[in-house]
Context: one part of a larger RNA
Molecule: large-subunit ribosomal RNA, domain I
Organism: invertebrate metagenome
RNA sequence: UGCACAGGACGGAUGCCUAGGCACGAGCCGGCGAUGAAGGACGUGGCAAGCUGCGAAAAGCCUCGGGGAGCUGCAAGCGAGCAUAGAUCCGGGGAUGUCCGAAUGGGGAAACCCGGCGGGAGUAAUGUCCCGUCACCCUGAAAGGGGAGCCAACCCAGGGAACUGAAACAUCUAAGUACCUGGAGGAAAAGAAAUCAAAUGAGAUUCCCAAAGUAGCGGCGAGCGAAAUGGGAAGAGCCCAAACCGGUGGGGGUUAAAGCCUGCCGGGGUUGUGGGGUCCUAGGGAACCCAAUCGAAAUGCUAGCGGAAGGCGCCUGGAACGGCGUACCGAAGAGGGUGAGAGUCCCGUAUGCGAAAGCAGAGUAGAGCGGCGCUAGGAUACCCGAGUAGGCCGGGGCACGAGGAAUCCCGGUUGAAUCUGGGGGGACCAUCCUCCAAGGCUAAAUACGAGCUCGUGACCGAUAGUGGAGAGUACCGUGAGGGAAAGGUGAAAAGAACGCCUGACGGCGAGUGAAACAGAACCUGAAAUCCUGUGCAU
Numbered sequence: 001u002g003c004a005c006a007g008g009a010c011g012g013a014u015g016c017c018u019a020g021g022c023a024c025g026a027g028c029c030g031g032c033g034a035u036g037a038a039g040g041a042c043g044u045g046g047c048a049a050g051c052u053g054c055g056a057a058a059a060g061c062c063u064c065g066g067g068g069a070g071c072u073g074c075a076a077g078c079g080a081g082c083a084u085a086g087a088u089c090c091g092g093g094g095a096u097g098u099c100c101g102a103a104u105g106g107g108g109a110a111a112c113c114c115g116g117c118g119g120g121a122g123u124a125a126u127g128u129c130c131c132g133u134c135a136c137c138c139u140g141a142a143a144g145g146g147g148a149g150c151c152a153a154c155c156c157a158g159g160g161a162a163c164u165g166a167a168a169c170a171u172c173u174a175a176g177u178a179c180c181u182g183g184a185g186g187a188a189a190a191g192a193a194a195u196c197a198a199a200u201g202a203g204a205u206u207c208c209c210a211a212a213g214u215a216g217c218g219g220c221g222a223g224c225g226a227a228a229u230g231g232g233a234a235g236a237g238c239c240c241a242a243a244c245c246g247g248u249g250g251g252g253g254u255u256a257a258a259g260c261c262u263g264c265c266g267g268g269g270u271u272g273u274g275g276g277g278u279c280c281u282a283g284g285g286a287a288c289c290c291a292a293u294c295g296a297a298a299u300g301c302u303a304g305c306g307g308a309a310g311g312c313g314c315c316u317g318g319a320a321c322g323g324c325g326u327a328c329c330g331a332a333g334a335g336g337g338u339g340a341g342a343g344u345c346c347c348g349u350a351u352g353c354g355a356a357a358g359c360a361g362a363g364u365a366g367a368g369c370g371g372c373g374c375u376a377g378g379a380u381a382c383c384c385g386a387g388u389a390g391g392c393c394g395g396g397g398c399a400c401g402a403g404g405a406a407u408c409c410c411g412g413u414u415g416a417a418u419c420u421g422g423g424g425g426g427a428c429c430a431u432c433c434u435c436c437a438a439g440g441c442u443a444a445a446u447a448c449g450a451g452c453u454c455g456u457g458a459c460c461g462a463u464a465g466u467g468g469a470g471a472g473u474a475c476c477g478u479g480a481g482g483g484a485a486a487g488g489u490g491a492a493a494a495g496a497a498c499g500c501c502u503g504a505c506g507g508c509g510a511g512u513g514a515a516a517c518a519g520a521a522c523c524u525g526a527a528a529u530c531c532u533g534u535g536c537a538u
Stems, first nucleotide, its partner, number of pairs: 001537009015523001016488002020460002022457007029449002031150002039100003042055003046078002050074002061094006070082003105114003115134007136147004154185001155183005165172001169219001195202002206233005216224002237441003240385001244267008272419001274384003277380007284372001288373001289371002293367002299360004304353003311326005327344002329333001335347003390414007400426001421436005475482002495522001498509004
């Protein structure tokens, strides 16, 4: 030095475990904010660095409920206290709530600086301190009211890519996606036919299944891709403008008025088997509908409560929840814990109860001032949404790329009709059918999950699972931003009194424990690597 065996060191794989994650489902709930939010800074404890809680009333104050023996958070200790006259703790409501932050008296390099006005404390007086108030925009005569900022996804709108695919690439695709902006709600959007259909008819919208990868579109390439209709979920319909009437203001006009023009308020009216107005005639007055205002309950959520079975004996063991024997309960043999594997030890589970207060249910159901809105006949031709519909040019959107290209929207340019009217039925025309645009509102079925509750897993088990088993921390970066590592003694600290070596670390005894080669660098403890001993070889 090598090989072999044995023992150890280092190391932290593996096994087991779970405090944390992941996914899915059901339900609740769906906003917070100038009454100052979200998020922070700084404080706050007898001793207090961090986290948590709280705010100069500062791990808390008041009150209403729950609960019933201990308590003063994580978190020991010392000290000092509280509590059956009900504490700690849990839930509802309230009070306080420094400074920054939309931040809003002015300024500003956030958590700081400096003011005005009114009131107060203090001073001989000034300085100083406390309370209130003072930004901007909209609205309003004013008083006052509203807005702003934040938030996971869902929703609507205004803008809007490229990589990519087409085996290159330009039309096309990706895709109206990503992304930016604005806005809103618990949902949003859409919505009561100028809709479809097809020779019978249907009857707002939305969502799902089918129709169907069909009809079509397409450098007819890549690819894109309906609708009618049928079956389901849900179900709800309404209000204006105008004609006409009344009131009132303005203009114009007049000796004064009226007719005329125009604005506002009230009535009237709301339709497509056309409807309404006005005038005349005859009848009926209820259902239902609109609607100022008032306004529940059941039930659920936010604390909780009861809840069967004596288990017993023996054996092994440190420990019985194991084994053997023998009982019991079961609307409960889900699950977890307990010194090991427990229906009957504990928490629970099945099942049955529970709220003073707040929230949801819900401004819903219901009540309801007020309102003819109904039917028939006749006359009249007054009204029925205008720079609109439509045309042309240029775009966009419709599954549809300009195509034979209808329908819808926008820019430009033109530009009708009022029921003997107008739109549509995929160029266009006729016939026929169908529907009334150019005003508005509208639950439910649908989408989503930041927050909360419950449940489930051929999901992970510490290089996995979230980046994170507490971390957006340490650390890096001027900054935007980037971003870790790190779990396990034992059933119980019983965490090793005392002695010995040592400066200490560390160790040896003693003691605890089932075990200390479980000793805190702590379960198991692989490999690489190192050391020691013994044997053999050189």